[in-house]
Molecule: Lysine riboswitch aptamer
Organism: Clostridiaceae bacterium AF18-31LB
RNA sequence: AAAAGAGAUAGAGGUCGCGUGAAUCAUCAGUAGACGGUCAGAUGCAGCAGAGGCACUGGAAGACAGCCGAAAGGGGUAAGCGCCGAAAGGCCGGAUAUUCUGCAAGUCCGGAUCUUGGGCAUGUGGUCAAUAACCAUAUGACUGUCAUCUGGAACAGAUGGAGCGCUAUCCGGACA
Numbered sequence: 001a002a003a004a005g006a007g008a009u010a011g012a013g014g015u016c017g018c019g020u021g022a023a024u025c026a027u028c029a030g031u032a033g034a035c036g037g038u039c040a041g042a043u044g045c046a047g048c049a050g051a052g053g054c055a056c057u058g059g060a061a062g063a064c065a066g067c068c069g070a071a072a073g074g075g076g077u078a079a080g081c082g083c084c085g086a087a088a089g090g091c092c093g094g095a096u097a098u099u100c101u102g103c104a105a106g107u108c109c110g111g112a113u114c115u116u117g118g119g120c121a122u123g124u125g126g127u128c129a130a131u132a133a134c135c136a137u138a139u140g141a142c143u144g145u146c147a148u149c150u151g152g153a154a155c156a157g158a159u160g161g162a163g164c165g166c167u168a169u170c171c172g173g174a175c176a
């Protein structure tokens, strides 16, 4: 001086990077539901099923019009906060919800389990009250990064790859 190797620390991608988010606004919706009226006439009570219980001919479910009339979830703006596998989704496991049991959906937690570098546009599918937004997937260009090749370089171009990546510093000390 310095390779391999593994580790530590600190960073970058973007001004629509990712997540969360007080506050506020619209939507949800003239909907659900309450009240009384008319029709109607035996069922109704959690998403489904079973058991049990309750209500009900002194009128169950349902329909019509009148009058009153929400909320949650999702969304926009956004102070602040946490970050750069940030995070998202699949899969597995656990918890949770009704009077009880089982199943399903949803929500939350965990997983050195799999995929995705990032955002955008468009198509398809899913979720949703919704054409919003979100999720999955395909295509397209853009963008960051590394490798190879070309151009003398800065930089540009072509091809390809993936975040267990990349950059910087430190540790380390084979060979010469």
Stems, first nucleotide, its partner, number of pairs: 007170005014084001017083004023077003033068001035066001037064003043055003047103005087116004091111006117143002120140007145161007